[in-house]
Context: one part of a larger RNA
RNA sequence: CGUACGAGCCUUGAGGGGAGAUUUCCAUAGUACGAGAGGACUUGGAAGUACUGACCUCUGGUGUGCCAGUUGUCCCGCUAGGGGCAUCGCUGGGUAGCUAAGUCGGGAAAGGAUAAUCGCUGAAAGCAUCUAAGCGAGAAGCCGUCCCCAAGAUAAGGGCUCGGUUCCACUUCGGUGGAUGAAGGCCCCUGGUAGACUACCAGGUUGAUAGGCCGGAGGUGUAAGGACAGAGAUGUCCUGAGCUGACCGGUACUAACGGCCGAAGG
Numbered sequence: 001c002g003u004a005c006g007a008g009c010c011u012u013g014a015g016g017g018g019a020g021a022u023u024u025c026c027a028u029a030g031u032a033c034g035a036g037a038g039g040a041c042u043u044g045g046a047a048g049u050a051c052u053g054a055c056c057u058c059u060g061g062u063g064u065g066c067c068a069g070u071u072g073u074c075c076c077g078c079u080a081g082g083g084g085c086a087u088c089g090c091u092g093g094g095u096a097g098c099u100a101a102g103u104c105g106g107g108a109a110a111g112g113a114u115a116a117u118c119g120c121u122g123a124a125a126g127c128a129u130c131u132a133a134g135c136g137a138g139a140a141g142c143c144g145u146c147c148c149c150a151a152g153a154u155a156a157g158g159g160c161u162c163g164g165u166u167c168c169a170c171u172u173c174g175g176u177g178g179a180u181g182a183a184g185g186c187c188c189c190u191g192g193u194a195g196a197c198u199a200c201c202a203g204g205u206u207g208a209u210a211g212g213c214c215g216g217a218g219g220u221g222u223a224a225g226g227a228c229a230g231a232g233a234u235g236u237c238c239u240g241a242g243c244u245g246a247c248c249g250g251u252a253c254u255a256a257c258g259g260c261c262g263a264a265g266g
Base pairs, nucleotide, nucleotide: 001152005163006162007161008160009159010158011157015149016148017147018146021049022048023047024046025045026044027043033038051106052105053104054103055102059100060099061098062097066093067092068091069090070089071086072085073084074083075082076081111143112142117137118136119135120134166179167178168177169176170175184261185260186259187258188204189203190202191201192200209255210254211253212251213250214249215248216247218244219243220242225238226237227236228235229234
C1' cells in the first nucleotide's frame, strides 16, 4: 500500500514444512518342520537404544546483588563489631531463573490408490492363458491420517461484535472550507510469561504494572548484646536465633506524567 466504510476478536486451510527408526525378551512353543542337530511362520505382551518435543516435581549442575566459616593486609582512634582488597581471596551450602545426567511425552492404529508379485473370470487361438474387455489381493514406498506455519491464497476467504454524531460559514445547489473527534489505535510511561532491535504480552489512578513496605515460602544454620561456667582458648542460655536476590501473596507509600491519530468510500 492492497484486500471497495472504519475497527476488535475468533477462524477455514489452498499451499508449505516436520515426523516416519530399531533391538532384545516373554507367551504361542521346544509346537509345526526335521533322522538328529536344530528350530519357526503367525498372533499377543513387556522392556530398551538412538533421535526428538516439552518441562524443572524429583536427582543433580550453575547460581559474581543470599547465608555461614576462615587467611593476610589496610581502614573505621582502641576493645568488640564491621568495611575494602587479595580469582566471588579461599572454603561449605544455596532460592528464583537457566539447565541434563533428571521427569513426562512422540514416531500408534484404521483408510485410499499402487510397484514387483499372486489371483478370478476370459477370448483372440473350440485348448491353454492374471489381460486383450472386466474384477481382486498386495510394500518401511505414494496420497492422506499425526504435529507446526499458513488468506499478499492479489481467486487477498468465513463468522461474531462495536462505531459511523452534531454544528458553523460559503455555494454555481454538484459541493467547498472549518469545528467536533466515534468504535478503536498509536506515541509516551510502569514492567515481563516476551525479547538482539523490533515485535509480543501484562498494566497506566475506574490502577496491584514495577519499586518500597508488610506477611509467608525457601536458603543459611543458633546474629549482635548480655548473663553464667572456665586461668584461658572456649562453651552454655536468652535462640531454630539473626540475616536473607530473583519465589507466593497483601498493601496505593513512590512511579505509570503527558500527548496524538481516527468518520462518507464504489
The prediction has a mean pLDDT of 86. A computed fold for a 266-nucleotide part of an RNA from a Phycisphaerae bacterium, annotated as large-subunit ribosomal RNA, domain VI. The RNAcentral record of the full RNA draws on ENA. The organism belongs to Phycisphaerae, within Bacteria.